[in-house]
RNA sequence: GGAGUAACCCAAACGAUCGCUGGAUCUCAGGCAGAUCCGGAGGAAAGUCCGAACACCACAGGGCAGGGUGCUUCAUAACGUGAAGUCGCGGCAACGCGAAGGAAAGUGCAACAGAAAGUAUACCGCCCGGCAGCGAACCGUCAGGUUUGAUGCCGGGUAAGGGUGAAAUGGUGCGGUAAGAGCGCACCAGUUCUCCGGGUGACCGGGGAAGCUCGGCAAACCCCACCCGGUGCAAGACCAAAUAGGGAAGCGUUUGAGGGUAGCCCGCCCAAGCUUCCGGGUAGGUCGCAAGAGGUGUCGGGCAACCGGCAUCCAAAGAUGAAUGAUCGUUGCCCGGUUCCGGGUAAUCGGAUCCGGGAACAGAAUUCGGCUUACGGGUUGCUGCGACC
RNA sequence: GGUCCCAUCGUCUAGCGGUUAGGACGCCGGCCUCUCACGCCGGUAACCGGGGUUCGAUUCCCCGUGGGAUCACCA
Numbered sequence: 001g002g003a004g005u006a007a008c009c010c011a012a013a014c015g016a017u018c019g020c021u022g023g024a025u026c027u028c029a030g031g032c033a034g035a036u037c038c039g040g041a042g043g044a045a046a047g048u049c050c051g052a053a054c055a056c057c058a059c060a061g062g063g064c065a066g067g068g069u070g071c072u073u074c075a076u077a078a079c080g081u082g083a084a085g086u087c088g089c090g091g092c093a094a095c096g097c098g099a100a101g102g103a104a105a106g107u108g109c110a111a112c113a114g115a116a117a118g119u120a121u122a123c124c125g126c127c128c129g130g131c132a133g134c135g136a137a138c139c140g141u142c143a144g145g146u147u148u149g150a151u152g153c154c155g156g157g158u159a160a161g162g163g164u165g166a167a168a169u170g171g172u173g174c175g176g177u178a179a180g181a182g183c184g185c186a187c188c189a190g191u192u193c194u195c196c197g198g199g200u201g202a203c204c205g206g207g208g209a210a211g212c213u214c215g216g217c218a219a220a221c222c223c224c225a226c227c228c229g230g231u232g233c234a235a236g237a238c239c240a241a242a243u244a245g246g247g248a249a250g251c252g253u254u255u256g257a258g259g260g261u262a263g264c265c266c267g268c269c270c271a272a273g274c275u276u277c278c279g280g281g282u283a284g285g286u287c288g289c290a291a292g293a294g295g296u297g298u299c300g301g302g303c304a305a306c307c308g309g310c311a312u313c314c315a316a317a318g319a320u321g322a323a324u325g326a327u328c329g330u331u332g333c334c335c336g337g338u339u340c341c342g343g344g345u346a347a348u349c350g351g352a353u354c355c356g357g358g359a360a361c362a363g364a365a366u367u368c369g370g371c372u373u374a375c376g377g378g379u380u381g382c383u384g385c386g387a388c389c
Numbered sequence: 390g391g392u393c394c395c396a397u398c399g400u401c402u403a404g405c406g407g408u409u410a411g412g413a414c415g416c417c418g419g420c421c422u423c424u425c426a427c428g429c430c431g432g433u434a435a436c437c438g439g440g441g442u443u444c445g446a447u448u449c450c451c452c453g454u455g456g457g458a459u460c461a462c463c464a
Base pairs, nucleotide, nucleotide: 001385003383004382005381006380007379008378009377010376012331013330014329015328016327017326018325020040021039022038023037024036025035026034027033028031042361046372047371049370050369051368052367053366054232055231056230057229066228067227068226069225070224071085072084073083074082075081086100087098088097089096090095101223102222106221107220108217109216123162124161125158126157127156128155129154130153131152132151134149135148136147137146138145139144170188171187172186173185174184175183189213190212191210192209193208194207195206196205197204198203236287237286238285239284246278247277248276249275250274251273258270259269260268261267294313295312296311297310298309299308300307301306333358334357335356336355337354339352340351341350342349343348390463391462392458393457394456395455396454399414400413401412402411407444415433416432417431418430419429420428437453438452439451440450441449
């Protein structure tokens, strides 16, 4: 210099003008009025993927079913999350990734190819035996006999060699055999059992025994261990119109409550309900709803996640067709280029100057702890590589 | 706001982890016909994206994307 890797930080600032929304105080014209002063999105507010708080419903206890999790120890209110480790894999390394229990409980799956895909198996090849005809050599008096070679058929042995496949019953060598084979032996690899040492543990290191060689898939059913009641703030609680139901009481229904007839009485007409109270629900409103598994600082414990003590801060987002914004100016940040200065052998780096451009992803909706996904910029540590000394 | 579901040719769909991913309608070409339609034959064209498990994934698992149910899923 450049590449990689890990952790952390920021998410522009200030001013002016015009708005939106919540709170407090004040004013009078008492209105969703005005004035003043304060508060007003995020690292992911997102996806709604996990876990909780909280609320209501259900519930003696236990089991079945169903769902989830799955190396170890710790952390935590809890978790499928986090920390530190173990083992495996990737990377030269820093470092990263892993649904990482059981296939020797059982059931099942493996297309095509291949002899065979699971209590292994015999296609080619190799070897043994039998039969058939053929050839060669030898013996023999014509007949025929003996030995041997290759071929074909039949029966058997064999997993060394060939060939198939993602996968074929461990590898090398020697012995052994008719040919072969862990059939036997030596070494290596693995498995199971066992002993010693280290570790809380997963596990690690070392020794011994057994020819034991047993394949893969459980993000197939399943087995084992552990966990889980359901619904989500549209949960739920309270206040409570108009209209229409419900209940109670009173007054009424040929002796007429009540209504109409322009205000009252008579008269006339219509007439079976009328009045009051209570209660439930709806519209609507209030709460739930912002003091919390809170923040900040500091000290202590712990490798760390995290935990504890002390101090301090909190009206400080709380909207509901849903606010948190817009414009302008100055400065800062990033990118590209101009010019100048400085360092270096150089690649190139740093600073100043002017011009142009850019500023991402996205936006609360009960709250909190995580995960995942989207995304702009910066700082630092660490590890390779290249050049120079 | 919450909760839940789905994704395969242009459209509607089938699909036991091994298929040339099947069918119908459509479209294209040919045959038939004087011509068109009908009919017959042939063709075209698909697994939403990324990662994982497996020898092998449309299928199983995870993450994302898009769409849908919606006051007759929940007041």
Predicted 3D model of RNase P RNA and transfer RNA as a complex of 464 nucleotides. It holds a member of the Rfam family "Bacterial RNase P class A". Rfam links the family to the GO terms tRNA processing, dimeric ribonuclease P complex and ribonuclease P activity. By type it is a ribozyme.